About this RNA:
RNAcentral holds the full RNA, with entries from Greengenes. The part of an RNA shown here (small-subunit ribosomal RNA, 3' major domain) has 467 nucleotides and comes from an uncultured bacterium.
Context: one part of a larger RNA
RNA sequence: UGACGGGGGCCCGCACAAGCAGCGGAGCGUGUGGUUUAAUUCGAUGCUAAGCGAAGAACCUUACCAGGGCUUGACAUGCUGAGAGUAGGAUCCCGAAAGGGUGACGAGCCGUUGAGUCGGCAAUCAGCACAGAUGCUGCAUGGCUGUCGUCAGCUCGUGCCGUGAGGUGUUGGGUUAAGUCCACAACGAGCGCAACCCUCGUCGUCAGUUGGAUUUUUCUGGCGAGACUGCUGCGCAGAACGCAGAGGAAGGUGGGGAUGACGUCAAGUCAGCACGGCUCUUACGCCCUGGGCUACACACACGCUACAAUGGCCGGUGCAAUGGGUUGCUAAGGAGCGAUCCGGAGCCAAUCCCACCAAAGCCGGCCCCAGUUGGGAUUGGAGGCUGAAACCCGCCUCCAUGAACGCGGAGUUGCUAGUAACCGCAGGUCAGCACACUGCGGUGAAUACGUUCCCGGGCCUUGUACA
Numbered sequence: 001u002g003a004c005g006g007g008g009g010c011c012c013g014c015a016c017a018a019g020c021a022g023c024g025g026a027g028c029g030u031g032u033g034g035u036u037u038a039a040u041u042c043g044a045u046g047c048u049a050a051g052c053g054a055a056g057a058a059c060c061u062u063a064c065c066a067g068g069g070c071u072u073g074a075c076a077u078g079c080u081g082a083g084a085g086u087a088g089g090a091u092c093c094c095g096a097a098a099g100g101g102u103g104a105c106g107a108g109c110c111g112u113u114g115a116g117u118c119g120g121c122a123a124u125c126a127g128c129a130c131a132g133a134u135g136c137u138g139c140a141u142g143g144c145u146g147u148c149g150u151c152a153g154c155u156c157g158u159g160c161c162g163u164g165a166g167g168u169g170u171u172g173g174g175u176u177a178a179g180u181c182c183a184c185a186a187c188g189a190g191c192g193c194a195a196c197c198c199u200c201g202u203c204g205u206c207a208g209u210u211g212g213a214u215u216u217u218u219c220u221g222g223c224g225a226g227a228c229u230g231c232u233g234c235g236c237a238g239a240a241c242g243c244a245g246a247g248g249a250a251g252g253u254g255g256g257g258a259u260g261a262c263g264u265c266a267a268g269u270c271a272g273c274a275c276g277g278c279u280c281u282u283a284c285g286c287c288c289u290g291g292g293c294u295a296c297a298c299a300c301a302c303g304c305u306a307c308a309a310u311g312g313c314c315g316g317u318g319c320a321a322u323g324g325g326u327u328g329c330u331a332a333g334g335a336g337c338g339a340u341c342c343g344g345a346g347c348c349a350a351u352c353c354c355a356c357c358a359a360a361g362c363c364g365g366c367c368c369c370a371g372u373u374g375g376g377a378u379u380g381g382a383g384g385c386u387g388a389a390a391c392c393c394g395c396c397u398c399c400a401u402g403a404a405c406g407c408g409g410a411g412u413u414g415c416u417a418g419u420a421a422c423c424g425c426a427g428g429u430c431a432g433c434a435c436a437c438u439g440c441g442g443u444g445a446a447u448a449c450g451u452u453c454c455c456g457g458g459c460c461u462u463g464u465a466c467a
Base pairs, nucleotide, nucleotide: 001467002466003464004463005462007461008460009459010458011457012456013455015451016450019415020414021413022412023411026305027304028303029302030301031300032299033298034296035295042053043052064291065290066289067288068287069286070285073130077129078128079127080126081125082124088105092101093100094099108121109120110119111118132280133279135278136277137276141274142273143269144268145267146265148263153191154190155189156188157187158186159168160167161166173182174181197257198256199255200254202225203224204223205222206221207220208219228251231245232244233243234242235241307408311367312366313365314364315363316362317361323354324353325352328347329346333342334341335340374405379400380399381398382397383396384395385394421443422442423441424440425439426438427437
């Protein structure tokens, strides 16, 4: 000087408390451990791994396994030689395919010549350099990322102090979300904080079709205004600032986002990419068929659906926003209980379609507390869709079947407002496949006395046999 303390002081944070909904029990989904396996590819492992890389494993993907094949190679560049019946390649044979063989037909570019005549190039072949490796090392690395933490800190120049390590500034008094500001006094400065950026909320103005209205305006999008403790009162030190109030669509950072200082964890990633070193080279490279990544005594993590009457079922009825669409979205009409099919209008889209879009909601009816008209697992049967192909191993529909489950031990998670909770919708990935993810709107709470305690953090101080 730091780090640490079941030392002290001050102060923060959904950290506790107050409250709401959960998880932990059940069934199922997904991930992981373990076990199994020919293989169940690899990585991630307290917080900071475990619906994570994976925004989508039937083949492909695919890196794994078994078997079948190739060897200048699936891909790049160069050198030497060959190089017209050449490159390419119908057909046929072996084969699961890849691959191997057969080989009718049969080329191109540049220059040149009387002439496919000659020379060269390319493809191709032989050979050589080399290619190739998701093989190892994230403890050789770049880049990127997580975390402490959006925490308020981390430093520098000069001066001063100290033999020196170093200190001072940056501590102490107030104040703030903030090393924010005031004041005090080493003087200044940098990276952080804040502001500048985007978005939502109010108003003005301009413009407007495909949107709205026929009139003020809704909407779309560009420009601008507006909020600054500006005004009043009180407190404070005549400061910073705090409290209350007025006006206002909005107050004291208005809500949200983007933005992550010096550094820490030899944190993560050699499998995104790049790259040093090492290793493989008829194989640790490459191609193919099939299998596996989907196994299942079990354990954990994150979710979905429930256990019901604030409910379930049936009928009627009402209101969104974000988005996506030409190998695409697909209307009207028709068939089917339905998944879906037929049909083809319109739309490269504020025009048409997904989708006159929603669901919870509201109105009416049934159920009457029961393992039930709760719950839907599981299984049997019959179908639909995508796709060469749904056996391993997809999704959906209908009929039948109807399991556990009666609110969950110790413990534990999220959330302070348009938030939690509940409700549905869209999108990316994608042929198909979503209980995940990313967004969108609808309905819309409760509680915070307080900082003793748990966890994490900041500042000062103290002890130390630690560095």
Annotation
It matches the Rfam family "Bacterial small subunit ribosomal RNA". Its family is annotated with structural constituent of ribosome and ribosome in the Gene Ontology. The coordinates come from a structure-prediction model, not an experiment, and the mean pLDDT is 85.